[in-house]
Molecule: small-subunit ribosomal RNA
Organism: uncultured Bacteroidales bacterium
């Protein structure tokens, strides 16, 4: 000191959670020592059992026990003595301390700081003064009774330092006289006169010690003040001894403390009463402080002592180990009655997560008595348990690489790591262990002895006293020996990696991990961190400036009251004097001690402990200061305000008046429709409407003026005319003299729906009704229409009451409009006050923005915030006639909600553009029948993939067998095939023969080549199996697609906090982010274009298989042949084309032109080339590869079926339908290719498919070899001379094989079907159409498919409104898995916590009434006393207790109410986009539901 988490990334705001420190804990795992501390936080629950307050014979009568002594015998009794002791008693002093605990208490209780002139204080000190004299008694002892027992009752006797009394006293107390200071009111001190009242105790060692009066002093207490010291206002009123008085009682003392009697008073928003909580402090933890939290150890104080209540004795008490009553509850009991109080210290039980020994000891320290010695003392010193905490030690050190076994990782013949770690050599011994030694803590006291001074005082010196303790310490032996665990390792936060799992098991503090390659689960291996610990829980303070005093906010994130007016409060211009409250400075007391900080010192050291100092911010008094703030006095105008005088204004409120228009009503004109809509329909209308003229009632609202114009506090105010009326500006001078600002409550306004009562009602228009629309439509549209909109009175009191901005004063650049006054000036123009308004700078702001009308910069004053949802809901309370308004939590749950920018992406948003995207056109599919893929079905099996565009003639460019992966059947099992190395062998092979469907099995036959190096085959061994098996969502390569779209981005620079912008945008232009222009940008890359290839013109080389102009030979014909190189053509290299030139337009790109040239014009065609990426797209079945799987099988072999099935969908072709066509004769012309297991001329035979025979050709050389066209006939519109399926018969060819299941051929059969419905596809020029050739694949072939190839050869495009896709700005978003998003409600399932409820349960304070003990105080004639008095009645008052009716507080409840939360449940689709009717506020009404409509308002 910060860190995670909201989003695709970014600021912000704003909660959550982390890391820290501590702790009377506690529980997991684990544990060697030692010192110091701590140890029922829960039932103030209940207590067995021991002990926790006694002492004094130097107060007293005595003598139960003992001890010593004499004495008597019965040898263990009896009797007596005894300054030896003492039991029970008198009596004195303690017992009011010391120890516990925290119930009560929110209080003078506690803290602090004063005061008693209103007080007491035994013991102790100091000082004065006295101690003379009498008297009765009672306990005990002893007798005697009563009773279980506690205990108690009678007689006799007796003693005090026990009690009573005389005497005698003042500096006591009372009364009276009399004098002086002084204070702070009553009064206090002081000097005197006189008079009354009261006092005692003795022991004794002879020193004393006691005891009585008075007076101080210390101590310790009371008692009263000021100031501080929890929560809730959803507790606002309380109080009747209650507040004051004047008397009297009481009290140590004032005092309503109590009583009488007077007076109406006392306290409260600066929070009284009430309720809930809590002993207060010093300190303690924590903060950087300031705070906060806390009060257990140790100190102070206070309250409590089984629950309540009371007294009494004393110096002190309303008394923890006292006393009496009442309760509860436990124990004896003989049933009559008695005991009893561990919140002392051990301990037991219970409760609890949770907390100890029924121990030693008075040795010290302290206390009580006592002269002492001495006794008590569970305070207190020590000891035990306990890791509960801090602190310190230790579990070993140097050496030592074959970097050793093992383990764990690997790229695995290796390499890393655990690791100098271990073994192993050497050294130490803290500590444990054993043996010996061995403490300080002791100094009083008392004893003795000695001095001094003098007989008991002081100093000095020796003796006696140790619980802990044979402890700590010291030494020695022994030997590395006796000693290391927890948590962690995805970020946050220090640690990686294998294995098993497989949204499963589990993790988890927050984010969040786990769906088959998990550094997040478990294990393990290494590693981090700490260490007798380590981890988790819980509670606290910190980060959290997240309640902000220090130190925070409010336009849009939470948050300005709807608006005024205005009492407390609160804050306040100028100036003189005084004062000294506040504020300032100094001093004096106090802030206990312990503690904290400093500093020194003891224990080895540290915590721990001791000396000292410093701090303790506080309080009080006192001296002084006077600026500022207040309080009193004075002035002043400028803050406010009056007064004059002027214009402006929908300001308000009452009264009257008007014209346009709806409607409606009466009468004409006139006729069939009118009205409404996206289309309609419901309505109206031949009973005469809309239409149109005229007169006529009634409401209601004021067109144009009308304006980011005006008025008003705000809500909100619009014809005119009058009457009353607020307020604001302005201009000049006068006057007042601080009158001022805010402004909790409190008072009045306060749209618009609503509500009450009476009116009044033209339009409009909830509810309702109907028409449509719709899958439905409770809505948008229409047609009607009722409350209500209007007027009056009188309620609510609330809106996006908005400027989402509170009033008020002052300061802070400009511009530029406008409204109202004044003033200058000339009618341009221009100053000034009050307003409204726009744009912009500093500066503020997260940001967009705001910006003299602030959201700048300051002042005061108020109001309001403090995650999101629950919820502006419950409850309770005020208001209201209701509706409902204000006032407002809690449980529960989430980890984000939430603002403002940004970047995409989407929008039934906008704008430009572009593309066979539409439009114009030309063929077509979609209907028919086949062909060939895919659904679905069937099936033993129809292997497998491919599934919008971007699968379906696709993978397949050749399924009869093979293929083949399927299925049925038979077989094999380290195993097929390879490869290598190694052994042995000369066979294997193949032939026959049987079995079989073959594989194979069985039997037989046959037996190697050789350059001798081996090679070939078996085989025998060994490594390396095999998968078309799963995962294309683990992967490489590869493929499609958006797209041949024009795009994607980079470096610098700029610029924004920041993600991002800029460049790329604008403005032309282009087929293009083509290129110009313009510009905080300049410049680059990948894409586009060009550069390649093909084609079209030409030139150059070069001519062979190709070509033949010319020449020359020759054929029946033919470049056929000599020659030729011109042309064709071949295949190499050049040449051309760039908007180059012209016109026009244009600043330039650049565009137009039937422009020139040219073979070719604007990218000449064409093709190959496919940016950044997108679709977890396709492919594990091509190949490859990770990882999981199978291993007498999911792997091989093999026959046969299958992949070719067939009610049916569907894609892509082929033929067709005919006359621009069919038949048949005839006659022509490409290309680009293939061929030797091949293509074949050519002859022959066949009707042919084809055979048979023969030649050329390993190819510019031979051959495969055109067709449509064209010329000629013939058909004549028909289901035909169209179509040609399908099916019959016969053949041809490939092949082992033709049946499942090849193609061809003949001949005959001759189906469908006459241009195809919604709708849908290609096409833009050598294209479409339309003909026919090639080639792969292949034995053949299902090819019509698919890849080339040339013949022939159109038609149209006006245009970009619309449909598809695409690209660019730009808008708007609650969307980023990105609209196939997102998202609201109701129903329905489960959890969950909460509310309401007839009741019912339990406490709780009070309040009437009744009863009333103990027990003070009062009163009294009987009764005893000579009296004093007693007893013993009575009264007041009171605890408890009963009885009532309320009150408040918890629980709990049938039922019932919303609310939360929960992967895949229903109904719609409200809402984000112009979300497809803008949305939202506030009110009313409907309606499964979100929601709809009415009215007014907001723009966010």
């Nucleotide at each position: 000191a910060g860190a995670g988490u909201u989003u695709g990334a970014u600021c912000c705001u704003g909660g959550c959670u982390c890391a820290g420190g501590a702790u009377g804990a506690a529980c997991g795992c684990u544990a060697g020592c030692g010192g110091c501390a701590g140890g029922c936080u829960u039932a103030a629950u209940a207590c067995a059992u021991g002990c926790a307050a006694g002492u004094c014979g130097a107060a007293c009568g005595g003598u139960a026990a003992g001890g010593c002594c004499c004495u008597g015998c019965u040898u263990g009794c009896a009797g007596g003595g005894u300054a030896c002791a003492c039991g029970a008693g008198u009596g004195g002093c303690g017992a009011a301390c010391g120890g516990g605990u925290g119930c009560g208490u929110a209080a003078c209780g506690c803290g602090u700081a004063u005061g008693c002139a209103a007080c007491c204080u035994a013991c102790c000190u100091u000082u004065a003064a006295u101690u003379g004299g009498a008297g009765g008694a009672u306990a005990g002892c002893c007798c005697c009774g009563a009773g279980a027992a506690a205990u108690c009752g009678g007689g006799a006797u007796u003693a005090a330092u026990a009690c009573u009394u005389c005497a005698u006293a003042a500096u006591a107390u009372c009364c009276u006289u009399u004098u002086a200071a002084c204070u702070c009111a009553u009064g206090u001190u002081u000097u005197u006169u006189g008079g009354a009242u009261u006092a005692a105790a003795g022991c004794u060692c002879c020193g004393g010690c006691g005891a009585u009066u008075a007076a101080a002093g210390a101590u310790g207490g009371g008692c009263a003040u000021g100031c501080g010291u929890g929560a809730c206002a959803u507790u606002a009123g309380c109080u009747u001894g209650u507040u004051g008085g004047u008397g009297a009682g009481g009290u140590a003392a004032c005092g309503g403390c109590u009583c009488a009697c007077c007076a109406a008073g006392g306290c409260a928003a600066c929070g009284a009463u009430g309720u809930c909580u809590a002993g207060g402090g010093g300190u303690u933890c924590u903060g950087a402080g300031a705070g906060g939290a806390u009060u257990u150890u140790c100190c102070c104080c206070c309250a409590c002592a089984c629950u309540g209540g009371u007294a009494c004795u004393g110096a002190g008490a309303c008394a923890c180990g006292g006393a009496c009553c009442a309760g509860a509850c436990u124990c004896c009991u003989a049933c009559g009655g008695g005991a009893g109080g561990c919140a002392g210290c051990a301990g037991u039980a219970a409760g609890g997560a949770a907390u100890a020994u029924u121990g030693c000891g008075c040795a010290a320290u302290g206390g009580a008595g006592g002269c002492a010695a001495c006794u008590c003392u569970g305070a207190c010193g020590c000891a035990g348990c306990c890791a509960u905490g801090c602190c310190g030690c230790g579990u070993g050190a140097a050496g030592g690489a074959a970097g050793a076994a093992g383990g764990c990782c690997u790229u695995a013949u290796g390499g890393g790591u655990c690791g100098u770690a271990a073994a192993c050599u050497u050294c130490u011994u803290u500590u444990a262990u054993u043996u010996a030694g061995g403490a300080a803590u002791a100094a009083c006291c008392c004893c003795c002895c000695c001095a001094a001074c003098g007989u008991g005082u002081u100093g000095g010196g020796g003796g006696c006293u140790g619980a802990a303790g044979g402890u700590a310490c010291u030494a020695a032996a022994c030997g590395a020996a006796u000693a290391a665990g927890c948590a962690c390792c995805g970020g946050c936060u220090a640690a990686c990696u294998c294995c098993g799992u497989g949204c499963c098991a589990g993790c988890a503090g927050c984010c969040g991990c786990g769906g088959u390659a998990a550094u997040a689960c478990g294990g393990a291996g290494g590693g981090u961190g700490c260490a007798a610990g380590c981890g988790u829980u819980g509670u606290u303070c910190g980060g959290a400036u997240u309640u902000a005093c220090u130190g925070g906010g409010c336009g849009u994130a939470a948050a300005g009251g709807g608006c005024g007016u205005g009492c407390a409060g609160g804050c306040g211009g100028u100036u003189u004097g005084g004062u000294a409250a506040g504020u300032c400075a100094g001093a004096u007391g106090u802030g206990a001690a312990a503690g904290c900080c400093c500093u020194g010192g003891g224990c080895u050291u540290a915590a721990c402990c001791c000396g000292g100092g410093a701090a303790g911010u506080g309080c009080a008094u006192u001296u002084g200061a006077a600026a500022c703030u207040g309080c009193c006095u004075u002035u002043c105008u400028u803050g406010a305000g009056u007064a004059u005088g002027g214009g402006a204004g929908a300001g308000g409120a009452g009264a009257g008046u008007g014209g346009a228009a709806u409607u409606c009503c009466c009468a004409g004109u006139g006729u069939a429709g009118a009205g409404g809509u996206g289309a309609a329909a419901u309505u109206c209308g031949u009973a005469g409407a809309u239409a149109u003229u005229g007169g006529g009632a009634g409401g209601a609202a004021c067109a144009c003026c009308g304006g980011u114009g005006g008025c008003g506090a705000a809500g909100g105010c619009g014809a005119c005319u009058c009457u009353c009326u607020g307020g604001a500006c302005c201009a000049a001078u006068a006057c007042u003299g601080a009158c001022g600002c805010u402004g909790a409550g409190a008072c009045g306004c306060g749209a618009a729906a609503g509500c009450g009562u009476g009116g009044g009602g033209a339009g409009c228009a909830a509810a309702c009704a109907g028409g449509a629309u719709u899958a439905g439509a409770u809505a948008c549209c229409c047609u009607g229409g009722u409350a209500g909109u209007c007027c009056a009175c009188g309620c609510c009191g609330u809106a996006a009451a908005c400027g989402a901005u509170g009033a008020u004063u002052a300061c802070u650049c400009g511009u530029u409009g406008u409204u109202g006054g004044c003033a200058a000036u000339a009618c341009a123009u221009c100053g000034u006050c009050a307003g409204c308004g726009a744009c912009u700078g500093a500066g503020c702001g997260a940001a967009a923005g705001c910006a003299u009308u602030a959201a700048g910069u300051a002042a005061u004053c108020c109001a309001c915030c403090u995650g999101g949802g629950g919820a502006g809901u419950a409850c309770g309370a005020u208001c209201g006639c209701a509706a409902g308004a204000u006032u407002g939590a809690a449980a529960c749950u989430c980890a984000a909600a939430g603002g403002a920018a940004u970047u995409g992406a989407c929008g039934g948003g906008g704008g430009c553009c572009c593309g066979c995207a539409c439009a114009a056109g030309c063929g077509g599919a979609g209907g028919a029948g086949c062909a060939u893929g895919u659904g679905g079905u069937u099936u033993a099996a129809u292997u497998c993939g491919a599934u919008g565009a971007u699968a379906c003639g696709c993978g397949a460019g050749g399924a009869a067998c093979c293929u083949u992966a399927c299925c049925u059947g038979g077989g094999c099992u380290u195993a097929a095939a390879u490869g290598u190395a190694u052994u042995u062998u000369g066979a294997c092979a193949g032939g026959c023969u049987g079995g079989g469907a073959a594989a194979c099995c069985a039997g037989u036959c046959c037996u190697u080549c050789u350059u001798c190096g081996g090679a070939c085959a078996a085989u025998u061994u060994a490594c390396a199996a095999g998968g078309u098996g799963c995962u294309g969502c683990a992967u490489g390569g590869u493929u499609g697609u958006c797209g041949u779209c024009a795009g994607c981005u980079c470096g610098u620079g700029c610029u924004g906090u920041g993600a991002g912008g800029u460049g790329u945008c604008g403005g032309g232009u282009u087929a293009a982010g083509u290129c110009c222009c313009a510009u905080a940008a300049c410049g680059a890359g990948c894409g586009c274009a060009a550069c390649c290839c093909u084609u079209a013109u030409c030139u150059u080389u070069a001519g062979u298989u190709g070509c033949c102009a010319u020449c020359a030979g020759g054929u029946a014909a033919u470049g056929c042949u000599g020659g030729g190189a011109a042309c064709u053509c071949u295949a190499a290299a050049g040449a051309a084309a760039c908007u180059g030139c012209c016109u026009a337009c244009g600043c330039a790109a650049g565009u137009a032109g039937u422009g020139a040239g040219g073979a070719a014009g604007g990218u000449g065609a064409g093709g190959a080339u496919g940016a950044c990426g997108u679709c977890a797209a396709g492919u594990c079945a091509g190949c490859a590869c990770g990882g999981c799987c199978c291993u007498u099988a999911u792997g091989c072999c093999u026959a046969g079926g299958g992949c070719u099935a067939c009610a049916c969908a569907c894609g892509u072709g082929c033929u067709a339908c005919a006359a621009u066509g069919g038949u048949c004769a005839g006659u022509a012309c490409a290309g680009a290719g293939a061929g030797u297991c091949g293509c074949u001329a050519c002859u022959u035979g066949g009707u042919g498919a084809c055979a048979a025979g023969a030649u050329g050709c390993u190819a510019a050389u031979c051959c495969c070899a055109a067709a449509a066209a064209c010329u000629g006939a013939u058909c004549c519109c028909a289901g035909u001379u169209c179509g040609g399926a399908u099916c019959g018969a016969a053949g041809u060819c490939u092949g082992c094989a033709a049946u499942u299941c090849g193609a061809c051929u003949u001949c005959g059969u001759g189906a469908a079907g006459u241009u195809g419905g919604a709708u849908u596809c290609g096409c833009u020029a050598g294209u479409a159409a339309u003909c026919g050739c090639a080639g792969a694949u292949c034995a053949g072939c299902a090819a019509u498919g698919c890849u080339g190839c040339g013949g022939u050869g159109a038609a149209u495009a006006c245009g970009u409104u619309c449909c598809c896709g695409g690209g660019c700005c730009u808008u708007g978003u609650a969307c980023a898995c990105a609209c196939c998003g997102c998202c609201c409600g109701u129903c329905a399932a489960g959890c969950c916590a909460u509310g309401g409820a007839a009741g019912u349960u339990a406490g709780u304070g009070g309040u009437a009434c009744c009863u009333g003990a103990a027990g003070u105080c009062g009163a009294u004639a009987a009764c005893c006393g000579a009296a004093a008095g007693g007893a013993a009645u009575c009264g007041c008052c009171u605890a408890a207790g009963g009885u009532a009716a309320a009150a408040u507080u918890a629980g709990u409840a049938a039922c019932u109410a919303g609310g939360g939360c929960u992967a895949a449940g229903u109904c719609g689709u409200a809402a984000c986009a112009a979300g497809g009717u803008a949305g939202c506020c506030g009110u009313a009404c409907c309606g499964g539901a979100a929601g709809g409509u009415g009215u007014g308002g907001c723009u966010g």